Glycine riboswitch aptamer from a Pseudomonadota bacterium, 95 nucleotides, folded computationally. Its mean pLDDT, the model's own confidence on a scale to 100, is 79.

RNA sequence: AUGAUCCCUGCGGGAGAGACCGGCGGGCAAAACCCGUCGGCGCCGAAGGAGCAACCGCCCCGGAAACUCUCAGGCCACAGGACCGCAGGAGGAUG
Numbered sequence: 001a002u003g004a005u006c007c008c009u010g011c012g013g014g015a016g017a018g019a020c021c022g023g024c025g026g027g028c029a030a031a032a033c034c035c036g037u038c039g040g041c042g043c044c045g046a047a048g049g050a051g052c053a054a055c056c057g058c059c060c061c062g063g064a065a066a067c068u069c070u071c072a073g074g075c076c077a078c079a080g081g082a083c084c085g086c087a088g089g090a091g092g093a094u095g
Base pairs, nucleotide, nucleotide: 007089008088009087010086011085012084013083018041020040021039022038023037024036025035026034027033042075043074044073048071049069050068051067055063056062057061
């Protein structure tokens, strides 16, 4: 002096699938409607988790996906959201 992978924070973008049925509780004078919860059936995969594996490695054994499974999570909106971009922080590989 250049400042990487990974990590943290902020901002922006960010898909899919029942505004399903029934019970109970609440809101409302009541109904309708809305919210929560429990059960039922049907679905989704991009929090997390698990499995196989292309591949990779220091090759005993490990690391491994956006693939697969749906335990969890989700199925108007809100929230969440893998991943992507920008900015900042930490850090210090490499030249």